[in-house]
Molecule: Pistol ribozyme
Organism: unclassified sequences
RNA sequence: AGCCGUCCAGGCGGCUAUAAACAGUGCAUUAAGCCUGGAGCGUUUACGGGGGGGUAAUACCCCGUAAGGUUGCA
Numbered sequence: 001a002g003c004c005g006u007c008c009a010g011g012c013g014g015c016u017a018u019a020a021a022c023a024g025u026g027c028a029u030u031a032a033g034c035c036u037g038g039a040g041c042g043u044u045u046a047c048g049g050g051g052g053g054g055u056a057a058u059a060c061c062c063c064g065u066a067a068g069g070u071u072g073c074a
Stems, first nucleotide, its partner, number of pairs: 001016005006039006025074004033041001043068009
C1' cells in the first nucleotide's frame, strides 16, 4: 500500500495475491454474522403464491408481504 471479517463511517484483528481464519478480550446464551452508529445483504419466525412429491399431506427449492435485528456477566 492492497485485500478480507455482509454493506457505509470509525475501531479491532488477520493476510500478501489469496479470501480465508483457530484472529477480532473471556465465558455463557441466541437463528442473529468481531465491536459502535446506520443499513437490512445473509439469516430466523409467521402468512400468501409457485415448483416439487404424492391418494393426500410433510420434507426440500424459489418469490412476495409483515415482524426480529441477540442478550447477560466479568